[in-house]
RNA sequence: GCGACCGUAGGCUAGUGGUUAUGCUUGGACCUUGCCAAGGUUCAGACCCGGGUUCGAAUCCCGGCGGUCGCA
Numbered sequence: 001g002c003g004a005c006c007g008u009a010g011g012c013u014a015g016u017g018g019u020u021a022u023g024c025u026u027g028g029a030c031c032u033u034g035c036c037a038a039g040g041u042u043c044a045g046a047c048c049c050g051g052g053u054u055c056g057a058a059u060c061c062c063g064g065c066g067g068u069c070g071c072a
Stems, first nucleotide, its partner, number of pairs: 001071007010025003018055001027043005048064005
């Protein structure tokens, strides 16, 4: 330099055009216990950036940025 794939909470992850963006974990509060651990309830936290298509975009298209892999 060329090509393929990927980018969603602190971490991991589902979601392929329309519902309040899913679940796990971490964190806060509370319940439970004589205490701890374990368990339970609840709260907080995310669509990489810009543009386009569409009534409607995390999702489709283009560009940028970043990552992984392959080729040279």

This is a predicted structure of a 72-nucleotide RNA (transfer RNA) from a Microcaldota archaeon. It matches the Rfam family "tRNA". Rfam classes the family as a transfer RNA. The organism belongs to Microcaldota, within Archaea. The same sequence occurs in records of 2 taxa.